[in-house]
Molecule: small-subunit ribosomal RNA
Organism: metagenome
RNA sequence: AGAGUUUGAUCCUGGCUCAGGAUGAACGCUAGCGGCAGGCUUAAUACAUGCAAGUCGAGGGGCAGCAUGGGUAGCAAUACCUGAUGGCGACCGGCAAACGGGUGCGGAACACGUACGCAACUUCCCUUCAAAUGGUGAAUAGCCUCUCGAAAGAGAGAUUAAUACAUCGUAACAUAUAGACAAGGCAUCUCGUUUAUAUUAUAGCUCCGGCGUUUGAAGAUGGGCGUGCGGCUGAUUAGGUAGUUGGUAGGGUAACGGCCUACCAAGCCUGCGAUCAGUAACUGGCGUGAGAGCGCGACCAGUCACACGGGCACUGAGACACGGGCCCGACUCCUACGGGAGGCAGCAGUAAGGAAUAUUGGUCAAUGGACGCAAGUCUGAACCAGCCAUGCCGCGUGCAGGAUGAAGGCCCUCUGGGUUGUAAACUGCUUUUAUCUGGAAAGAAAUCCCCUAUUCUUAGGGAGUUGACGGUACCAGAGGAAUAAGCACCGGCUAACUCCGUGCCAGCAGCCGCGGUAAUACGGAGGGUGCAAGCGUUAUCCGGAUUUACUGGGUUUAAAGGGUGCGUAGGUGGAUGUUUAAGUCAGUGGUGAAAGCUCCGAGCUCAACUCGGAAACUGCCAUUGAUACUGAAUGUCUUGAACAUUGUGGAGGUUGGCGGAAUGUGUCAUGUAGUGGUGAAAUACUUAGAUAUGACACAGAACACCGAUUGCGAAGGCAGCUGGCUACACAAUUAUUGACACUGAGGCACGAAAGCGUGGGGAUCAAACAGGAUUAGAUACCCUGGUAGUCCACGCCCUAAACUAUGAACACUCGACAUUUGCAAUACACCGCAAGUGUCUAAGCGAAAGCAUUAAGUGUUCCACCUGGGAAGUACGACCGCAAGGUUGAAACUCAAAGGAAUUGACGGGGGUCCGCACAAGUGGUGGAGUAUGUGGUUUAAUUCGAUCUACGCGAGGAACCUUACCUAGGCUAGAAUGCAAUCUGACAGCUCCUGAAAGGGAGUCUUGUAGCAAUACAUAGUUUGCAAGGUGCUGCAUGGCUGUCGUCAGCUCGUGCCGUGAGGUGUUGGGUUAAGUCCCGCAACGAGCGCAACCCCUAUCAUUAGUUGCCAUCAGGUUAUGCUGGGAACUCUAAUGAAACUGCCUGCGCAAGCAGUGAGGAAGGAGGGGAUGAUGUCAAGUCAUCAUGGCCUUUAUGCCUAGGGCUACACACGUACUACAAUGGGUUGAACAAAGGGUCGCUACACAGCAAUGUGAUGCCAAUCUCAAAAAACUUCCCUCAGUUCAGAUUGGAGUCUGCAACUCGACUCCAUGAAGCUGGAAUCACUAGUAAUCGUAGAUCAGCAAUGCUACGGUGAAUACGUUCCCGGACCUUGUACACACCGCCCGUCAAGCCAUGGAAGAUGGGUGUGCCUAAAGGUGAUAACCGCAAGGAGUUACCAAAGGCAAAAUCAUUAACUGGGGCUAAGUCGAAACAAGGUA
Repeated sequence: AGAGUUUGAUCCUGGCUCAGGAUGAACGCUAGCGGCAGGCUUAAUACAUGCAAGUCGAGGGGCAGCAUGGGUAGCAAUACCUGAUGGCGACCGGCAAACGGGUGCGGAACACGUACGCAACUUCCCUUCAAAUGGUGAAUAGCCUCUCGAAAGAGAGAUUAAUACAUCGUAACAUAUAGACAAGGCAUCUCGUUUAUAUUAUAGCUCCGGCGUUUGAAGAUGGGCGUGCGGCUGAUUAGGUAGUUGGUAGGGUAACGGCCUACCAAGCCUGCGAUCAGUAACUGGCGUGAGAGCGCGACCAGUCACACGGGCACUGAGACACGGGCCCGACUCCUACGGGAGGCAGCAGUAAGGAAUAUUGGUCAAUGGACGCAAGUCUGAACCAGCCAUGCCGCGUGCAGGAUGAAGGCCCUCUGGGUUGUAAACUGCUUUUAUCUGGAAAGAAAUCCCCUAUUCUUAGGGAGUUGACGGUACCAGAGGAAUAAGCACCGGCUAACUCCGUGCCAGCAGCCGCGGUAAUACGGAGGGUGCAAGCGUUAUCCGGAUUUACUGGGUUUAAAGGGUGCGUAGGUGGAUGUUUAAGUCAGUGGUGAAAGCUCCGAGCUCAACUCGGAAACUGCCAUUGAUACUGAAUGUCUUGAACAUUGUGGAGGUUGGCGGAAUGUGUCAUGUAGUGGUGAAAUACUUAGAUAUGACACAGAACACCGAUUGCGAAGGCAGCUGGCUACACAAUUAUUGACACUGAGGCACGAAAGCGUGGGGAUCAAACAGGAUUAGAUACCCUGGUAGUCCACGCCCUAAACUAUGAACACUCGACAUUUGCAAUACACCGCAAGUGUCUAAGCGAAAGCAUUAAGUGUUCCACCUGGGAAGUACGACCGCAAGGUUGAAACUCAAAGGAAUUGACGGGGGUCCGCACAAGUGGUGGAGUAUGUGGUUUAAUUCGAUCUACGCGAGGAACCUUACCUAGGCUAGAAUGCAAUCUGACAGCUCCUGAAAGGGAGUCUUGUAGCAAUACAUAGUUUGCAAGGUGCUGCAUGGCUGUCGUCAGCUCGUGCCGUGAGGUGUUGGGUUAAGUCCCGCAACGAGCGCAACCCCUAUCAUUAGUUGCCAUCAGGUUAUGCUGGGAACUCUAAUGAAACUGCCUGCGCAAGCAGUGAGGAAGGAGGGGAUGAUGUCAAGUCAUCAUGGCCUUUAUGCCUAGGGCUACACACGUACUACAAUGGGUUGAACAAAGGGUCGCUACACAGCAAUGUGAUGCCAAUCUCAAAAAACUUCCCUCAGUUCAGAUUGGAGUCUGCAACUCGACUCCAUGAAGCUGGAAUCACUAGUAAUCGUAGAUCAGCAAUGCUACGGUGAAUACGUUCCCGGACCUUGUACACACCGCCCGUCAAGCCAUGGAAGAUGGGUGUGCCUAAAGGUGAUAACCGCAAGGAGUUACCAAAGGCAAAAUCAUUAACUGGGGCUAAGUCGAAACAAGGUA
């Protein structure tokens, strides 16, 4: 110090989350020791038991109990007597008990903090000073004797003391009253001196030293009271207050005071937040933070409040009293039922509550307190110990060596390697800690006693006594590595990675997010990382968060400028002088408790901890000074502001008058069949005369042209012409006032449209409504009508995208242009000044877009507003309104985003440009029929599988068996094949037989080789065993390879530079051109790569070379005939090498690239024709069934063998083809012209047989030689004459041929016979631009044969049309919009239905606190009081008032709950539509 998370990516805004620190903590796992701290945060709930406040005999009467002594009795034990002594229960009396200890209920207050004040007070004990301490008296506890009561306790009688009580005397410097003088102050006053009068005290004890007592003065200490300032939330709490505010008089108090009472006045508090409501003890400090702050107020310390809830007083110096009293209430306990007792928020402890917090311990040794002369007693204060890892701090669990890098575990590319890991074993060393043994503290100073000194107090010296902790800390010794490691995490943030299991399951998760068969994210393991006697989790606080911004934020578009003005309070304010000194600054003094924090030092072995010193405590108060600035007071000034004068300007406002065009209506006239409306129609109007045209009349509303980036106004807004009234702005001039100013919370006024009320008016337009269309629907868009309303007057409403999404004012900061008004100067150039209105632009600013003297720049002042999205501008409350509604304005809950600007794509029923058999122009088809074939579906035991724009005569270039993967049935199990090793055998194979559908099973027969004498070795064959099998089983979404598609479309990128914060852009865009990102020109780009083109092949022309099997012009021979033969090398042809075409030439256009031309030449002309060739990428496209391959599955089966069946099924639907429907045809006759292929398990000449398929013979050819082989259409001859035919050939019957183990399911072909549908095909749709379409035949692969009408090649004949790019489809480039990026097959809205959650309303119900009124009224207080008691003082009693609690009543308020009801949020695959995002299809 930052990081993660919105996006395809970017910058910004903005929230959420994390890393840090902390805790009086809790929970989970784990746990060796010590030191120092801490330990009911919840129920101020209830409490058993014990203890926590007593002491003094030197105040007193006394003597119950104890001890000592004495006495009596007794042998003794013992009993009794004796206050004589030590002492002392209970009692009187004194002091203490108001401290110490606990808790945080209440309280928002002078309670607390801080600083002052009391001229308005008090203070036991202590200190100092002054004075006094003389008499007298009456009682009463106790004790004794009785009475009542269960008890607690109460009562009566007799008697007694005091430092208890009363009284007399004396008395002041005390108190009170009155007076005089002097001084001071703060208004009331205070103090000093003095005079007079009146009032008020006391207690004794004694060791004789003294200790006490009384009065007064002073001090110290503690307290009381008052005041300034400071510290919570809510305005959805705006008014509160009758003892209230003040005065007079009185009462009361220690003391001031409405503290209380009577009377008088009507005040007092409040927007600088009264009152009300909620919450809360406050502070020093603690946590965090760089700080400012924010949060907290445990422990320790100061203050306050409280003591079962409430009230009250008594005693006392002090209390309205935690361990005192009285009363009321609730609760608990005892009881003889009549009455009584009690208060742990003291220390322990118990129950309860709770996630959760300890021992019914020891000691007064120390410190402190009470009492006492003292010894001492008491002290759950305190000091110690116990429990708890609750925290902080420290220590340890060993150290060194040790590599066959052991075994085991884990991982891997697995004969091996890596890792755990110097880790272990093993060797040596050490002993902190733990254990045992021994020694052993400090904390202790005293008091007391003795001595010395001292006026008192006290000081010094000496001797002795006292330790709970504790035989503890600490020290020494002994043996032995011995007694001691866990927890969390390992996807990113965030240090740390692999295997297995699981398979959107189980689960994880702080945020983002993991998990759907290869999970570093789940669970386990190995390994690693972090911390460590702890580690994690949860909760809470601060931080990060500049995310409330004082330090230190914003408001055009992200949340955020009020709709506008006027103006109150408030805030701020021009120049200059004087005074003052409030703010401000400086010095000094006081205070700011201690502890804590910081620094320095010291003590525990260190540290934590503790101690000493310093600093700090940023504050408050007082005082002295300074006077620049602000303020205050008082002068002066003119530049801000205002006013005056003269002009100018305008749709500024308001109120009258007038005008024409248009529209509608009415009347009349002309006139006839339609008008109107739309995408197209219809509703509507019209023969009862419309629409149209003309004339006249009426009505209401709005003002064309001018008209504009114009003008005016504060905004809303304002438009025909003109008059009245009125407001404003500007310019010029400088005369007047002299800061009069700016802003503006509340407040007041204005405020479009719509809407509301009353009364008018009503032409047009037009919500609602009606009808017609559209549509799946159409409560819409379109059309025909049409009412409120639109208009006027008056009164309300008060909101708008009331927008410049930009508050007002002032000052400053480069320029250019346009325009309005005025002034100056004038000349229709040009141009200055001021005020407006606009556009562009520099600096600067901004996230960017952009803004830019009309700022969103630089500054100042004031106001308003914002703080994640949704819920929600909703609910409740309040105010306003006639209503509609408006203003103010939340929360629960929910999400991790929502959002702004810009970028690249994609998309658009956006735009522009261009291309393509894309359309158009043509030709021929498909879709109708029959058949073939493939697919879907259905069926089936099986109809194997895959492929679905880019599948469908596709994988398959050939399913009868085989193929074959499917089904049924029968068999085999190291298996059908191959290799290796071992073992056995000398066989195996063959042959024969049985069984069987076959496979298989069984039986019999027969049976090795080579070398060596042999053992044996090698070879070979088989059985058995082991190791490697096998799988067309799954996953093409784990993959390689191959392929399809966009698309043979022209695109896709890179380096450097430049621009931009960045994603990115530029280049690649632009102007032309091209088939082309092809080329040219221009340009912050310059170059380059993959694509395009070219290089390759075929073909069209020619040349050269070579001539056999091809050729035959010339020569010769020969045949019925034929290159048949000799020969030839010309031609054709064959097959190798070359040439040729490049817009090269010409003309025109053009800068160029290039384009055009019936151009020339040329075999070919602008890429000559065709092929091969497929950029970056897209579709998780296709293929695990060609092959290969990871993982998974299977192993007497999902493998292998065999037989049969199936893949050929058949109501139906689709695709692709073939054949047709005929005369451009069919049949028949005759006679022509190809190319390219195939052939020895083959092609077969030829001959013969058969109508034919074919058969039987036979010949040639491993092929430019022989053969398939006949090319067909065309041409020619004849017949048919428009018919279901001499068209068409399906289907069926019969007879055959061929292949093949085998044609039943299920082959092809031949012949005879049969002769179906079909007469050119609906919507729709396909192909093709030239040797193309169309049409005609030929060949080949596969193959025994064949489902081939398919596929792949080959040649023959051989067209039509293209104006053109509006439209359909697809594509390319540029641009635009976007809420899309899985990218429009996108995104996304609302109702309804289902589940869950929180919440509003609500008849009603329940509860809490508070206030008010009335009734009753305890204890207690105050006042009054003839009767009773007392001589009296006085008391008892009675009574008036006050008053806790209680009761009653009405209302307000806050919660909880509720039938029913409202909306809201959330939830993989529900329903209906299609509102928004593109012109989102009606912006």